């Protein structure tokens, strides 16, 4: 001087889906019907391990996402928000 740069940090953009119903009576409680994009759940190729009658076959274990369920969250607005973009940094080559 270059290049890289997890967490974090600031800015920008960010989707969906009853301002629903009934009780309480002022923030709650219960119902119905929906969304998926904080967080979680599930696995496919693969991989490892065991076992058997071993060009195989079974089993178990790991195994991704904007898939997949809807546990939790959410269904005006604010707030939140996977992601993506830009600055900025710790680290270290």
């Nucleotide at each position: 001087g270059a290049g890289g740069g997890a967490c974090u940090c600031u800015c920008u953009g960010g989707a969906g889906a009853a301002g629903c119903u009934c009780a309480u009576c002022a923030u709650u409680g219960a119902g119905u019907g929906c969304c998926g994009a904080a967080g979680g759940u599930g696995c496919a190729a693969g991989g490892c391990g065991c076992g058997c009658a071993c060009a195989g076959c079974g089993c178990g274990c790991c195994g991704a996402a904007u898939c997949u369920c809807u546990c939790a969250g959410g269904c005006a607005a604010a707030a939140g928000g996977a992601c993506a973009g830009a600055g900025g940094a710790a680290c270290g080559u």
Source information:
Predicted 3D model of a 93-nucleotide RNA (Glycine riboswitch aptamer). It matches the Rfam family "Glycine riboswitch aptamer". Its Rfam clan is "Glycine riboswitch clan". Its mean pLDDT, the model's own confidence on a scale to 100, is 77.